[in-house]
RNA sequence: GCCCGGGUGGCCCAACGGUAGAGGCGGCCGGCUUAAACCCGGCUCAAGUGUGGGUUCGACUCCCACCCCGGGCACCA
Numbered sequence: 001g002c003c004c005g006g007g008u009g010g011c012c013c014a015a016c017g018g019u020a021g022a023g024g025c026g027g028c029c030g031g032c033u034u035a036a037a038c039c040c041g042g043c044u045c046a047a048g049u050g051u052g053g054g055u056u057c058g059a060c061u062c063c064c065a066c067c068c069c070g071g072g073c074a075c076c077a
Base pairs, nucleotide, nucleotide: 001073002072003071004070005069006068007067010025011024012023013021018057026044027043028042029041030040031039050066051065052064053063054062
């Protein structure tokens, strides 16, 4: 340099172009326990879709450019 995939909550990640949160982890509270772990129930507000444009009545989603992460290929004195 080229190609592919990805960027959403504290973390992993869902979401047909139509209310951004389905699920898991974590956290807090309670139950169970002699006590804890496991397990079960409840809660997890505010905020949060990488950046800038475009299309559209409407964009996490489609298009363009850029940034960042991962993988492959090429180059390699």
Notes
Model confidence (mean pLDDT): 82 of 100. A computed fold for a 77-nucleotide RNA from a Thermoleophilaceae bacterium, annotated as transfer RNA. Its Rfam family is "tRNA". Rfam classes the family as a transfer RNA. The sequence was found in a public genome assembly.